The RNA shown here (transfer RNA) has 72 nucleotides and comes from an Alphaproteobacteria bacterium.
The coordinates come from a structure-prediction model, not an experiment, and the mean pLDDT is 82.
RNA sequence: GCCGCAGUAGCUCAGUGGUAGAGCACUCCCUUGGUAAGGGAGAGGUCGAGAGUUCAAUUCUCUCCUGCGGCA
Numbered sequence: 001g002c003c004g005c006a007g008u009a010g011c012u013c014a015g016u017g018g019u020a021g022a023g024c025a026c027u028c029c030c031u032u033g034g035u036a037a038g039g040g041a042g043a044g045g046u047c048g049a050g051a052g053u054u055c056a057a058u059u060c061u062c063u064c065c066u067g068c069g070g071c072a
Base pairs, nucleotide, nucleotide: 001071002070003069004068005067006066007065010024011023012022013021018055026042027041028040029039030038048064049063050062051061052060
């Protein structure tokens, strides 16, 4: 330099055109003599950035950024 993959909650990852979810972690409560385990409720996201298509974009297209892999 070229090609491909990935970027979504603090972490690990789903989702896939129609107002974004799970597990763990965090907060509160229940249970216990107490802890652990278990159960219930809750908070937390401008879906990497910008532009385009569309009535509508996390999702499709383009450019850029970051990381990983391959080729040279």